[in-house]
RNA sequence: CAGGCCGAGGGGCGCUGCGACGGGGUGACCCGCCACGCUCGGACUGGAUUCACCGACCAAGGGCGCCUCCGAGAU
Repeated sequence: CAGGCCGAGGGGCGCUGCGACGGGGUGACCCGCCACGCUCGGACUGGAUUCACCGACCAAGGGCGCCUCCGAGAU
């Protein structure tokens, strides 16, 4: 660094729908599904690299509308 797995980012309802995915089609496309597909952390596997060690503190986002939990503040 990459891969999938696991965990976390308070919880939920409705709507639309791009990508991915599934189905159809010679094709253009159509139908379905769909708002964790994002970020962080963990071990594992693989690759690269010679990149120190110790301590402290700590996330930021996620279309539109609504409800709710927790904390703080204002009226």

Model confidence (mean pLDDT): 82 of 100. This is a predicted structure of a 75-nucleotide RNA (SAH (S-adenosyl-L-homocysteine) riboswitch aptamer) from Winogradskya consettensis. Rfam family: SAH (S-adenosyl-L-homocysteine) riboswitch aptamer. Gene Ontology terms of the family: regulation of gene expression and S-adenosylhomocysteine metabolic process. The organism belongs to Winogradskya, within Bacteria.